[in-house]
RNA sequence: GGGGCGUUAGUUCAGUUGGGAGAACGCUUGAUUUGCAUUCAAGAGGUGGCGGGUUCGAGCCCCGCACGCUCCA
Numbered sequence: 001g002g003g004g005c006g007u008u009a010g011u012u013c014a015g016u017u018g019g020g021a022g023a024a025c026g027c028u029u030g031a032u033u034u035g036c037a038u039u040c041a042a043g044a045g046g047u048g049g050c051g052g053g054u055u056c057g058a059g060c061c062c063c064g065c066a067c068g069c070u071c072c073a
Stems, first nucleotide, its partner, number of pairs: 001072007010025004019056001027043005049065005
């Protein structure tokens, strides 16, 4: 320098026909208990890496850039 993959909640990750942003764990509150744990119920939490474009509409398509992993030179 070039190729490939990845970047979504605090963490690990789903979400490929372009229209609902989600799960588990964690966190908060309540119930249960003498108390803790467990269990059950409810809830909070996301500029979707950054910028731009296409579209009525973008996590998803296109372009540039950044970062991480990996391969080639």

Record summary:
This is a predicted structure of a 73-nucleotide RNA (transfer RNA) from a Dehalococcoidales bacterium. RNAcentral holds the sequence, with entries from ENA. Its Rfam family is "tRNA". Gene Ontology term of the family: triplet codon-amino acid adaptor activity. Rfam's curators write: Transfer RNA (tRNA) molecules are approximately 80 nucleotides in length. RNAcentral records the identical sequence in 2 taxa.